[in-house]
This record gives sequence, structure tokens and C1' cells, in this order.
RNA sequence: CUCUUAUCAAGAGCGGUGGAGGGAAUAGGCCCUAUGAAACCCGGCAACCAUGGAACAGAAUUGUUCUGUUUUUAAGGUGCUAAAUCCUACAGGUCAUGAUCGAUCUGGAAGAUAAGAG
Repeated sequence: CUCUUAUCAAGAGCGGUGGAGGGAAUAGGCCCUAUGAAACCCGGCAACCAUGGAACAGAAUUGUUCUGUUUUUAAGGUGCUAAAUCCUACAGGUCAUGAUCGAUCUGGAAGAUAAGAG
């Protein structure tokens, strides 16, 4: 980098360094930011991988082992830590309008993260 699968409306500091930008890309919108952006450190959150325990179910070579489900844990590998992935963009449904604008729902695209494969 490509592919597959799963998840993406919950949660997380009034800390330190830093010193002007930031919210993925393009466009539009809307926001955050000198009451301190990015980045780094510490802290925290979560539970994808995972560790240990418990309950239940199934299987077997049956006083044990394996598998699955639920629950619990958080030492380790990642991740995350404004706003739904900040919102919209493409297709369709519904509502509304004389018609647009608009509202709402579903799917898609793009993206992020994890696990696995190449």
C1' cells in the first nucleotide's frame, strides 16, 4: 500500500512543555483557538487483540481437556481523549411547497480504528 471482516450518536484533565493555527482530502457550511491551536509529556477513557476468574451450554481420548456464549478484570499490543466520522456532497423513500429552498429516514461513497490475509 491492497483485500476481507467488525465498529464508528457512549466515554475520557480547569495538568506540564509549546506558541499559531486546527476540525483527513476537494467544495460549501458551521465551529474551536492568546480565557492558548498543532505537536510532545503526564493523566484519563474504552475494551478491538489480549490476561486471569466466574456461570452456563456443547464436544471428546471423561475425576480432565477443548470449544462457544455471558459476565468480570485491565498488567501487555494498539487506539481514542470539542461538536454524530462536526454537517452536507451520490441514489432512493416520506413530509412540506405553485415550484424551488427545506426537514427527515435508508443505503452508498470517502474516511478512521482494530483484527486477519497478501

This is a predicted structure of a 118-nucleotide RNA (SAM riboswitch aptamer (S box leader)) from Oceanobacillus damuensis. Lineage of the source: Bacteria > Bacillati > Caryophanales > Bacillaceae > Oceanobacillus. The coordinates come from a structure-prediction model, not an experiment, and the mean pLDDT is 79.